This is a predicted structure of a 106-nucleotide RNA (SAM riboswitch aptamer (S box leader)) from Weizmannia acidilactici. It matches the Rfam family "SAM riboswitch aptamer (S box leader)". Rfam links the family to the GO term regulation of gene expression. The model forms 97% of the base pairs in the Rfam consensus.

Parts: sequence; structure tokens; C1' cells
RNA sequence: UUCUUAUCAAGAGUGGCGGAGGGAAUGGCCCAAUGAAGCCCGGCAACCGCAGAUGUCUAUCUGAAAGGUGCUAAUUCCAGCAGGAUUGAUUCCUGAAAGAUAAGAG
Repeated sequence: UUCUUAUCAAGAGUGGCGGAGGGAAUGGCCCAAUGAAGCCCGGCAACCGCAGAUGUCUAUCUGAAAGGUGCUAAUUCCAGCAGGAUUGAUUCCUGAAAGAUAAGAG
């Protein structure tokens, strides 16, 4: 860097250091000196792994959270492409695309 599969409406700090930016990109709309990014600590979750049960399709269920990741404003903050419902404006729903994370493969 590419591909495959799964998930993305829940959850998580009045902490310390730090000092101006951040929310992927585009357009919006937001967050930020009542302190952004980043680092540390804390926390959440439970994908892998672990324990138990059932089952043998090698999957399902339950549990713990000491291991490997991840996450910790707003639905993946919203939209953008296709389809549908509805209105005076509009609003809503479904799917795709893109993205994020995990596991596996090249």
C1' cells in the first nucleotide's frame, strides 16, 4: 500500500503536562485561552486472544478484563451518488460510495 470479512444510534474525566489549533478530504455546520493538537494517568467497550458450555457447520452462547489493538463533543457531526415517502418551504427513510477500527490474506 492492496484485497476479504465484521462493526460503526450505546458507552467512557470539573485529572496532570502542554500551549493553537481541531472535527479524514470537499462543502456546510461546529468545537477551542471558561484552553485545541499531542503526551501521561484515569475510564469505556469487548474485535483478537483467554476461561467455560453447547455443537462439530469450526460456529453459537456465557464470563473475566491481567495480554494485543481500539475508542473516550456532536449518529462515522451532517451532506454530496441512487431510489422512495412527504411539504408552501421542507423534512424523513433505504441503499451505495468514501472513511474509521478489528481480524485475516497478498